[in-house]
RNA sequence: AAACGACAAGGGCAUACCACUCCGAAAGGGUGGGACGCAAAGCCACGGGCCUACCGACGGGGAUUCCCCCGCUAAGGCAGCCGGGUUACCGAA
Numbered sequence: 001a002a003a004c005g006a007c008a009a010g011g012g013c014a015u016a017c018c019a020c021u022c023c024g025a026a027a028g029g030g031u032g033g034g035a036c037g038c039a040a041a042g043c044c045a046c047g048g049g050c051c052u053a054c055c056g057a058c059g060g061g062g063a064u065u066c067c068c069c070c071g072c073u074a075a076g077g078c079a080g081c082c083g084g085g086u087u088a089c090c091g092a093a
Stems, first nucleotide, its partner, number of pairs: 004091002012038002017033004022029002036080001042086003046083003049078003056073001058071005
């Protein structure tokens, strides 16, 4: 230095769920509580995947001046789905 990860040391994060006069159309996020777990469960949407669909486009249906419903769509999300990139604490085997 790289790899690796222990019933080590000191610490860290926080699933489900709950609360909110928080943000958002939603997915989701924030804050507080709470711990299923995590050695990168720190950070980055780059590849795959998944979630959502306000607006808009397109297709279908209904209504018939306005509009409603369905499908599709990421430019919105998820880093605690996988891969990749990047930074970092400790040191037994």